[in-house]
This is a predicted structure of a 97-nucleotide RNA (c-di-GMP-I-GGC riboswitch aptamer) from an Elusimicrobiota bacterium. The coordinates come from a structure-prediction model, not an experiment, and the mean pLDDT is 82.
RNA sequence: UCCGAUAAAGGCAAACCCUGAGAAAUCAGGGGACGCAAAGCCAAAGGGGCUAAAAAUAGGCCAAAAUCCUGUUAACCUGCCAGCCGGGCUACCGAAG
Numbered sequence: 001u002c003c004g005a006u007a008a009a010g011g012c013a014a015a016c017c018c019u020g021a022g023a024a025a026u027c028a029g030g031g032g033a034c035g036c037a038a039a040g041c042c043a044a045a046g047g048g049g050c051u052a053a054a055a056a057u058a059g060g061c062c063a064a065a066a067u068c069c070u071g072u073u074a075a076c077c078u079g080c081c082a083g084c085c086g087g088g089c090u091a092c093c094g095a096a097g
Stems, first nucleotide, its partner, number of pairs: 002097001003094002011036002016031006034083001040089003046085002048081003055073006
C1' cells in the first nucleotide's frame, strides 16, 4: 500500500412520524434504525433515475373554436438523487494474507 476480522474504540442512519423550506423531485432539524468499511465530501468524467416542461396527441369543458383542466409520449433547458452504477478527493482502526 492492497485488503477488511464473529477484533477494539467510535461513526453514519433507510422506511416511517413530527416541524420547517420548495411548484415538485427533494432538502434541513428532531425522533427512529433497514442497512453501511467510506452511507465522509464532490451532481462539471461518464451512465442511470426522478422533478418540471415547449410541442404533439387523447379526453373533459363549450352550440362550436380558442383558452383552460386531466391523461399519455416528451425536445431544449432547469433542478434533485453521492444510500443507483461508476469516477475524483480525503479519512479512523489493524487480525490474517